A computed fold for a 1566-nucleotide RNA from Binataceae bacterium (SeqCode), annotated as small-subunit ribosomal RNA. Taxonomically the source falls in Binataceae (SeqCode) (Bacteria, Bacteria candidate phyla, Candidatus Binatota, Binatales (SeqCode)).
[in-house]
């Protein structure tokens, strides 16, 4: 600054992260369709599918001022008796004919077409053009026909034919010819060299038409008017020239996919000549030549009308071509020409084909991709409307006629735009709905009510613009003219009825009345919007992620909300987002992606200096880039959409001019790139030939004897026919130890004893020569490990296949014994590998350090080293930079340039088909359907490993004692039962809940009862409650009776308790869900861990701290350290116990004193001791020595009651196990409500074939029996413990003293010790079981208690596999107490007595901690995951064939038709001729060329289908194995070959994208 204003992301791979990468969404648009809904108007728009078929009507006619001819109905008149006839009007009308113009425009459609079809810019000196305009000239003299019409013939019809009459602006001949055209000349100019233009000479060829109006000046005739053959006017006609507009042809450039189409081409390319056309041209033909096109994609295949534009996008682009406009093509399909200015002709013709219709069966008719309309197809697309009033078109002089072009109306929310469905006020926040924590909240000022308004719709009334003309009359001016006629042009006036489909429409006014007018989708995230109910992996939703398995904001409904709104959603399609094909604007070490390597063609790119040129490039001007559209500025409809006007833009192409830096071109130089020469050097570089020793095997001989060999262990195998071992000799093949090295060489593959020959490359030095000769490299060509193939050799060892032996559930494997191809050589193929640095080549630049190989230089040296330095290679470390990270880092993955190759989600698929190559195996190139919402890279935290390191623990080991065997007890499973209530299930369920089931408990079963209930709240009535008695009953309960009368009081009443009745809000539930929960608990684990703040590092998840070196029981402490601190844990603080002290002494104690006794703390007395129970002390590595980093700490020692946490307990971090418990309790939801509640009696939980767990008692002599005798601790005791005494064999009973307990009692401790008997046995062991008799508790011991006595006297003689506890006052062993409890203890919880053994050690088992490593695991190894087989579904390949379509080649045949030939048949015009006739010309017919449909034969391509068959994908819990991920249990993978149910196994070569240990070398840091 008129036409500059513009770019957003999100979800989804993971436990989490970053990246890569796909999928999906939000936006806009549409000729749309579908669902639900629907008030009005305007402007637009409407068969996208079957270029399928069409009934009916209409869509192209017009001219009487070119020509001839010319009705009827009806009506009037006349005639006739009538039938009927004649005449006038109708009417020179209708219809038809000749002729002219139009019909080639307008309208439709998009089939075909990949092409000069279209777009754009040019060219035609290679062309045409009716009507229109301008200019010039002309329009003369004649002739013969023909339609209409009439007559006749054929035909069903359509129609045809014959004969006869006639006209013209129809047709023909002659004349004239400025100019035109044709051929021949002359001059000038131009030129693309082909020719063209201008001037000029003579020669030849070709014209015409009239009709109409007016007039009488001329002429003829009439002579009055006038008629004309006259004049004149406009028009029509002829020739020529020009214009305008239209068309034809040619060229440059642009214009889809496919190379799984790579070669195509005989009129093909060119020439000469001819023909043909309006015109150039192989356009066609004859002859000649052999060309032409193609990787910058020919030829072929597929798809498609092209453009202006339209949609989208920031743009660049991408997609698209409907309406409107330009061009093209087509008109049922194919072919063909005719007419014409123009057609190969949408509403013309001929032929063929298919279809439809008519038919008298002989034959005919027809073409809606014009407007309506019909059927069909389809998800889907309108009226068989009105009008020529306007605009435009055809004809006409005009009036006018025609016009489904067009203008309008109708239908459709199909789109865009506008308007409305009311406005204000109104809180008891109404009713009602929904939710609720029950308080309330919300729908909600929403409604009602009150006050207003009147858009749209309705009714009534008024009422436009769109209309301008043309025409007629008059007037004026001008032109023509003889003319003031006429005619033409312009202007003015007048006229007339004037002329409107839309339509009484827009618009305006009036009236009434809030009255008639709101829906649709959504509400888990993306994405604005939330609750209740129902449902219960069902029904369903879903764009992606994903919801639904009993509390679903995700399904369905409701309430509420959100967003749009006469629409809203869905589906489809396009662009966007997607920088996801990257020009703008991507990548290739590991994510997809570098060709296995080289040589080199085309191509691309290219050092330095100067001159020229101007192709690219830049710039100015100019032409073009149609209109419409987009954009800007105005204007018109009330606004807007829409429309009108003007501008801008259209980034393009052409032409002219300018600039010369860069690129190209060209000319001339240069030496730095490159190469050559000369002098040296290193090397497993290659090929061929020769040669050597060691070793294996075999053969021969000797010695020698029983084994050898092989393995985890074995066996097969070899060996007494003499092996293995050993010695000597021989044969043969293959490979070359040591040197040997991240050493060397090569392009890669690859190359290794030594010698010879031939040969390639590289490097260093010198700087002599050439003078950009360079780099890269599509195709092409060559090389190319191993395996494999062919032919012929060779064959020692090794070794796929194969055989045997093992292993194993199996073992088509791993291991072993054998063993064939092969491995080796020659020649020829194959051409692939993890052919890897997973890293193409070249050039330049960008810190260093340190090895090593080769060559050179310098200083120095006798010399070798050493040191410094230059170049070439090859390693490691490392900065900047880069990277998603890992990492790379002068040998780049850094910074740039040049060239090539390659990638675009995973699977399908290193596949199929096709092509090429190969003897084969196979290689190379390389899809699609279908399917998934991921697949992937790097790194992080965990977890895991039949990975590693370090370290703990009664983890193992060393020990002691058990369990597993027996009997019994107890719990569990199972079974049984009416019920055997329920829960707990690896450790961490099973003597667990249960610290105690005869009733009760009790939840279970059977039976009998109750239903507001056994229990709580409310109302009413009554009554103290309670107790007692009688009857029925098993009891609950029922009936009756008796007794009794509570507290306070203001005397009204109130309160507590209790009985009955009542009703609904309720009670009740050991019913369900521990996977809805709280609380509590178990477990890892008393393991040493788990975290945080700040800082730092990392894009981030995260890391650091917490790792490391030591040390500890310990994340205990020390040191170090980008960390510094802190918290929860550890430890300590607490309790018990071990030593001492203080205080205090009763119920405890008794040393000393006294007393009593048989004895005795029994008494006085005392508190010293023990003890009790309160407070203190003590132990802290404090001290010494040694080790140690002289740190932590460790070892030893001293002292000490105790020593390195003294012993024991309590104490349980973050978390894990959806661990356990709804049956302790609490609690959400669900369920039951005369029952799943509640009461009672009886039964059951106590069953019993079997199995398991935990215990007790034993099996005996370290014992058992009997007798005697000693010593605890800790507890308990008033519904209680109970002494003593008496009785009983005993359990116990009787009677009570004492004790509310350091006082009394339980209470005897037992093992022990002393003594004695038993003597190895089913016993004097063991005590089960059973019989009998009792005791005690209790309402009651039958089911089903404990104990006692007598009798009985089972199994069992130390326990298989396996397994448990314990490291010291522990195990073992011995007894005592307590809780529960009326009674019941082998269990549980405590207490003390006696009192061991062993630990070398950390290889192994189990569990745990830390660090590290690998991972395809993250529900975390109880993980993940592979393949066959079986079943279902889906798409697809092959396939004997079979069926379409397209197409090639060869041949046959050949309609119509043009052209050519012929034409003895026919023939008006012209010529000859008096005529007859002849001629010229023409035609039918015939012949020929070409040729559509068609036919035959044989190919090619695409597709459909196909018995059967191949693999693939998906699918819920199928089968077999375990291949891969950890060292995945044989490291894996790649190529190749063989084998095998399958994953796979084995051989050969290769790779690390292999873990681990040891050694060596090198490097880095300190």
């Nucleotide at each position: 600054u008129a036409a500059a204003u513009g770019g957003a992301g999100a979800g989804u791979u993971u436990g989490a992260u970053c990246c890569u990468g796909g999928c999906u969404c939000a936006g806009a648009a549409c000729g749309a369709a579908c669902g639900c809904u629907g008030g009005c108007g305007g402007c637009g728009u409407g068969c996208u599918u079957g270029a399928g078929a069409c009934a009916u009507g209409c869509a192209a006619g017009u001219c009487g001022u070119g020509g001839g001819a010319g009705a009827a109905a009806g009506u009037c008149g006349g005639g006739g008796c009538a039938a009927c006839c004649c005449g006038g009007c109708g009417a020179g009308u209708a219809a038809a004919c000749c002729g002219g113009c139009g019909c080639a425009c307008g309208g439709g459609u998009g089939a075909g077409u990949a092409a000069c079809a279209c777009g754009u810019g040019g060219a035609c000196a290679a062309c045409c053009u009716g009507c229109c305009c301008u200019g010039a000239a002309g329009a003369u003299c004649g002739g013969g026909a023909u339609a209409a019409c009439c007559c006749g013939u054929c035909g069903a019809a359509a129609g045809a034919c014959g004969g006869g009459c006639u006209a013209a602006u129809a047709c023909c001949g002659g004349a004239u010819a400025a100019g035109a055209c044709c051929a021949c000349g002359a001059g000038g100019g131009g030129u693309u060299c082909g020719c063209c233009c201008c001037u000029u000479g003579g020669g030849g060829u070709a014209a015409a038409a009239g009709g109409u109006g007016g007039c009488c000046u001329c002429u003829g005739c009439u002579u009055u008017u006038g008629c004309a053959a006259g004049c004149u006017a406009a028009u029509a006609c002829u020739u020529c020239a020009g214009g305008a507009a239209g068309g034809g042809u040619c060229c440059g450039c642009g214009u889809c996919c496919u190379a799984u189409c790579a070669g195509c081409u005989a009129g093909u390319u060119g020439g000469u000549g001819a023909g043909g056309u309006g015109a150039c041209g192989g356009c066609u033909c004859a002859c000649c030549a052999a060309g032409g096109c193609g990787a910058a994609g020919a030829c072929g295949g597929g798809u498609a009308g092209c453009u202006g534009g339209u949609c989208u996008g920031a743009g660049a682009g991408g997609a698209u071509g409907g309406u409107c406009a330009g061009c093209c093509a087509c008109a049922c399909u194919g072919g063909g020409a005719c007419u014409g200015a123009g057609a190969c002709a949408c509403g013309g013709c001929c032929c063929a084909g298919a279809g439809u219709c008519c038919u008298a069966c002989g034959g005919g008719a027809u073409g809606c991709a014009g407007c309506a309309g019909u059927c069909a197809g389809g998800a889907a697309u309108a009226u068989u409307g009105c009008g020529c009033a306007a605009u435009g078109g055809a004809g006409g002089a005009a009036a006018c006629u025609c016009u489904g072009a067009c203008g309008c109306a109708g239908c459709g929310a199909c789109g865009c735009c506008g308007c409305g469905u009311g406005g204000g006020u109104g809180a008891u926040g109404a009713a009602g709905g929904c939710c609720u924590u029950c308080g309330g909240g919300u729908c909600g000022u929403a409604a009602a009510g009150c006050c207003c308004u009147g858009u749209c719709g309705g009714a009534g009334g008024g009422a436009a613009a769109g209309a301008a003309a043309a025409g007629c009359u008059c007037g004026c001016u001008g032109g023509c003219u003889a003319a003031u006629a006429u005619c033409c042009a312009g202007c003015g006036a007048g006229c007339c009825c004037u002329u409107g489909a839309c339509g009484g429409u827009a618009c305006c006014c009036u009236c009434a009345a809030a009255g008639g007018a709101a829906g649709c989708a959504c509400c888990g995230g993306c994405u604005a919007a939330c609750u209740c109910c129902g449902u219960g992996c069902c029904a369903g939703c879903a764009g992606c992620c994903g919801c639904g398995g009993u509390a679903a904001g995700a399904c369905g409904g409701a309430g509420g909300g959100u967003g749009c709104a006469a629409g809203c959603g869905u589906u489809g399609u396009u662009c966007g987002g997607a920088u996801u094909g990257a020009c703008u604007g991507g990548g290739c070490g590991u994510a997809a992606a570098g060709g296995g390597c080289g040589u080199g063609u085309a191509g691309g790119c290219g050092g330095u200096c100067g001159g020229c040129c101007a192709a690219g490039u830049c710039u100015g001007a100019u032409g073009u880039g149609a209109a419409a559209g987009c954009c800007c500025g105005a204007g018109g409809c009330u606004c807007a959409g829409c429309c009108u006007c003007g501008g801008a833009a259209g980034u393009g192409c052409g032409u002219c001019g300018g600039a010369a830096a860069c690129u190209a071109g060209u000319c001339g130089g240069c030496u730095g790139g490159a190469g050559c020469g000369c002098g040296a050097u290193a090397g497993a570089g290659g090929a061929g030939g020769g040669u050597g020793g060691a070793a294996u095997u075999c053969c021969u001989g000797g010695u020698g004897u029983a084994g050898c060999g092989g393995u985890g262990a074995a066996a097969u195998g070899c060996g007494u026919a003499g092996a293995u071992a050993u010695c000597a000799g021989g044969a043969g093949g293959a490979a070359c130890a040591c040197c040997g090295g991240c050493g060397g060489c090569g392009a890669a593959g690859g190359c290794g004893g030594c010698c010879c020959u031939c040969u390639g490359g590289a490097u260093c030095g010198u700087u002599g020569c050439u003078g950009a000769c360079g780099c890269u490299g599509a195709g092409a060509c060559g090389c190319g490990a191993a395996a494999g193939c062919g032919u012929g050799g060779g064959g020692a060892g090794c070794a796929a296949a194969c055989a045997g032996g093992a292993u194993u559930a199996g073992a088509u494997a791993c291991c072993c014994u054998g063993g064939u191809a092969g491995u080796c050589c020659a020649c020829g193929c194959c051409u692939u590998a993890a052919a890897c640095g997973a890293u193409g080549g070249g050039u330049a630049c960008u810190a260093g350090g340190u090895g090593u190989u080769c060559g050179g230089g310098g200083u120095a040296u006798u010399g070798a080293c050493c040191c410094c330095u230059c170049g070439a290679g090859u390693g490691c470390c490392g900065c900047a930079g880069c990277u998603a990270a890992c990492g790379c880092a002068u040998u780049a993955a850094g910074u740039a340039c040049c060239c090539c190759g390659c990638c675009u989600g995973g699977g399908g698929a290193c596949u199929a088909c096709g092509g090429c190559c190969g003897c084969a195996a196979g290689g190379u190139u390389a899809a699609a359907a279908c399917u998934c919402a991921a697949a992937g890279g790097a790194a992080u935290u965990g977890a895991c490993g039949g990975g590693g390191g370090c370290c703990c623990g009664c983890a193992c080991a060393a020990g002691c004692g058990g369990u597993g065997g027996a009997g019994c007890a107890u719990g569990c499973u199972g079974u049984u039962c009416a019920a055997u209530u329920c829960g707990a299930c690896g450790c961490a369920a099973c003597g667990c809940g249960a610290a105690g089931a005869a009733c009760c408990u009790u939840a279970c079963c059977u039976g009998g009862g109750c239903u507001a209930g056994a229990c709580a709240a409310c109302g009413g009535c009554g009554g103290a409650c309670a107790g007692c008695c009688u009857g029925a009953g098993a009891a609950a309960u029922c009936a009756g009776g008796u007794c009794u009368u509570c507290c306070c009081u203001u005397c009204g009443g109130g309160g507590a308790c209790u009985g009955c009745c009542g009703g609904u809000u309720c009670a009740g539930g050991u019913g369900u869900u521990g996977c809805a929960u709280g609380g509590c608990u178990g477990u890892c684990g008393u393991c040493a861990g788990c975290u945080c703040g700040u800082g730092u590092c990392g894009u981030g998840a995260g890391a650091u701290g917490u790792u490391g070196g030591g040390u500890u029981a310990a994340g205990u402490c020390c040191c170090g350290c980008a960390a510094c601190g802190a918290g929860c844990g550890c430890a300590a603080c607490c309790c018990c116990u071990g030593c001492c002290c203080u205080u205090a002494g009763u119920u405890g104690c008794c040393a000393g004193c006294g007393g009593u006794u048989a004895a005795a703390g029994c008494c006085g007395g005392g508190c010293a001791c023990u003890c009790u129970a309160a407070g203190g002390g003590g132990a802290c590595u404090g001290c010494a020595c040694g080790g140690g980093u002289c740190a932590a700490c460790c070892g030893u020692g001293a002292g000490g009651a105790a020593g390195g946490u003294g012993g024991g307990g309590a104490u349980g971090a973050c978390g894990u196990c959806a661990a356990g418990u709804c049956a302790u309790c609490a609690u959400g939801g669900c369920c039951c409500u005369u029952a799943u509640g509640u009461c009672c009696a009886g039964g059951g939980c106590u069953a019993c074939a079997a199995g398991c767990g935990u215990g007790c008692u034993a099996c005996a002599a370290u014992g058992g029996g009997c007798g005697g005798u000693a010593c605890a601790a800790a507890g308990g005791g008033u519904u209680g413990c109970a002494a003593a005494c008496u009785c009983g064999c005993g359990a116990g009973a009787g009677c009570c003293a004492g004790c509310c307990a350091a006082u009394c009692c339980c209470a005897a401790a037992a093992a022990g010790c002393c003594g004695u008997c038993c003597u190895c046995a089913g016993u004097u062991c063991g005590g089960a079981u059973c019989g009998g008799a009792g005791u005690c508790u209790g309402c009651a011991a039958c089911u089903c208690g404990a104990c006692u006595c007598c009798g009985u006297g089972a199994a069992g003689c130390u326990g298989g596999a396996a397994u448990c506890g314990c490291u010291a006052g522990u195990a073992a062993u011995c007894g005592c107490g307590g809780a529960u409890c009326a009674g019941c203890a082998c269990g549980c919880c405590g207490c003390g007595g006696u009192g061991a053994a062993u630990a070398c050690g950390u290889u192994c088992u189990c569990g745990g901690g830390c660090c590290u490593u690998g991972u395809a695991c993250a529900c975390a190894c109880c993980g993940c995951c592979c393949g066959u087989c079986a079943c279902g579904c889906c798409a697809u390949g092959g396939a004997a064939g079979u069926c379409u379509g397209c197409u090639g080649u060869a041949c046959c045949g050949g309609a119509a038709g043009u052209c050519g030939g012929u034409a003895a048949g026919c023939u008006a015009a012209c010529c000859c001729g008096c005529a007859a006739g002849g001629g010229a010309g023409g035609c039918a017919g015939c012949c020929g060329c070409c040729c559509a449909u068609g036919g035959u034969a044989u190919g090619g391509c695409c597709g459909g289908u196909g018995a059967c068959u191949g693999g693939g994908g998906c699918g819920a819990a199928g089968u077999c194995g375990u291949a891969a991920c950890a060292a995945g249990g044989u490291a894996g993978c790649c190529g190749u070959a063989g084998g095998g149910g399958a994953a796979c196994c084995u051989g050969c070569g290769g790779c690390u994208g292999g873990a681990u240990c040891a050694c060596c070398u090198c490097c880095u840091u300190u």
The coordinates come from a structure-prediction model, not an experiment, and the mean pLDDT is 84. The sequence is in RNAcentral, with records from ENA and SILVA.